[in-house]
Predicted 3D model of a 370-nucleotide RNA (Bacterial RNase P class A) from Microbacterium sp. Root53. RNAcentral records the identical sequence in 2 taxa.

RNA sequence: UGGGUCGGCCGGACGGCCGCGUCGCGGGCGGUCCGCCGCCGCGCGCCGAGGAACGUCCGGGCUCCACAGGGCAGGGCGGUGGGUAACACCCACCCGGAGUGAUCCGCGAGACAGUGCCACAGAAAGCAGACCGCCAGGACCUCGUCCUGGUAAGGGUGAAACGGCGGUGUAAGAGACCACCAGGGGUCGCGGUGACGCGAUCCGCUCGGUAAACCUCGCCCGGAGCAAGACCAGACAGAGGAUGUUGACGCGGCCCGCCGAGUCCUCGGGUAGGUCGCUGGAGCGUCACGGCAACGUGUCGCCGAGAGAGAUGGCCGUCAAGGGGGCGCGAGCCCCUGAACAGAACCCGGCGUACAGGCCGGCCCAUUCG
Numbered sequence: 001u002g003g004g005u006c007g008g009c010c011g012g013a014c015g016g017c018c019g020c021g022u023c024g025c026g027g028g029c030g031g032u033c034c035g036c037c038g039c040c041g042c043g044c045g046c047c048g049a050g051g052a053a054c055g056u057c058c059g060g061g062c063u064c065c066a067c068a069g070g071g072c073a074g075g076g077c078g079g080u081g082g083g084u085a086a087c088a089c090c091c092a093c094c095c096g097g098a099g100u101g102a103u104c105c106g107c108g109a110g111a112c113a114g115u116g117c118c119a120c121a122g123a124a125a126g127c128a129g130a131c132c133g134c135c136a137g138g139a140c141c142u143c144g145u146c147c148u149g150g151u152a153a154g155g156g157u158g159a160a161a162c163g164g165c166g167g168u169g170u171a172a173g174a175g176a177c178c179a180c181c182a183g184g185g186g187u188c189g190c191g192g193u194g195a196c197g198c199g200a201u202c203c204g205c206u207c208g209g210u211a212a213a214c215c216u217c218g219c220c221c222g223g224a225g226c227a228a229g230a231c232c233a234g235a236c237a238g239a240g241g242a243u244g245u246u247g248a249c250g251c252g253g254c255c256c257g258c259c260g261a262g263u264c265c266u267c268g269g270g271u272a273g274g275u276c277g278c279u280g281g282a283g284c285g286u287c288a289c290g291g292c293a294a295c296g297u298g299u300c301g302c303c304g305a306g307a308g309a310g311a312u313g314g315c316c317g318u319c320a321a322g323g324g325g326g327c328g329c330g331a332g333c334c335c336c337u338g339a340a341c342a343g344a345a346c347c348c349g350g351c352g353u354a355c356a357g358g359c360c361g362g363c364c365c366a367u368u369c370g
Base pairs, nucleotide, nucleotide: 001366002365003364004363005362006361007360008359009358010357012319013318014317015316016315017314018313020048021047023045024044025043026042027040028039029038030037031036050341054352055351057350058349059348060347061346062225063224064223065222069256070255071254072253074221075220076219077218078217079093080092081091082090083089094108095106096105097104098103109216110215114214115213116210117209118208131155132154133151134150135149136148137147138146139145140144163181164180166178167177168176182206183205184203185202186201187200188199189198190197191196229276230275231274232273238267239266240265241264242263243262250258251257283302284301285300287298288297289296290295322337323336324335325334326333327332
């Protein structure tokens, strides 16, 4: 310099004018049980979206239902160790695969518990298999063709054909036997917390794949969700039927168990207001320490939307990263542009997805120069 691969970050800045929302202070108006309360085309001040607020896919907090219990069914997870409130997330490592490499990918338990499936092609796809070829025997009658049997070494098919190469052996062959190699299993030793790795020795054991198919094993999961739920104020009018202390409703699949008096249907009537929950929290940042890291502990500092269908916007000026065009030998100068995805509604931790433009860093490969 060119190419690549990971990780982190920003996602305009300043000023002016106008506008919007919550809250506080003030003003005005109204009410009052004199404590205060309500309203506003009003003023001032503070604050006012995101890295994903998104999808609502996981995991928690919180609330109610037995301060949540047993079983069945159902669902989720699946190498090992750690982190965490928890997880399907994160970190480190192991194994397998891809890459020269940095690095990336893996829904990574079990296929000698059982059942099922393996398209097309192919003779044969699972207690293997004879299409061609090879070999032996026989028939016709001898160019050769046909029949019977043996054979998985060779050809051909396939994603996959019962290990590879050489030798012995044989009619031809075959782990049938032998040496070496590859894999598997048993025993032992060493290293590691462990997954696992390395080594020695024995066994010819060479008996595919698929569990995002049923299934088996281990671990985890009660249900519903802020329209959860609690309180206050106010209005109204009941009637009929069914069922229930021989246990209803509820604990949203079923059974047990628990609870203990209402529940359901039809007709008719009333209301559809307020307050809390509601944001100070597993919070954010700095520094120190422990740890390879994820993360944890301590110290100091900070407060950052809380809405009655839902505010956070618009215009102008200056500047800037970047982009385009023109001029210039060049340093540079001038003009235009200066944009994306998207938007809180109980709150957190993740994952996934979308995104104009830009910044920073680590590492790898190739090349050049010293």
The RNAcentral record of the sequence draws on ENA and Rfam. Its Rfam family is "Bacterial RNase P class A". From the family's description: Ribonuclease P (RNase P) is a ubiquitous endoribonuclease, found in archaea, bacteria and eukarya as well as chloroplasts and mitochondria. Gene Ontology terms of the family: tRNA processing, dimeric ribonuclease P complex and ribonuclease P activity. The coordinates come from a structure-prediction model, not an experiment, and the mean pLDDT is 77.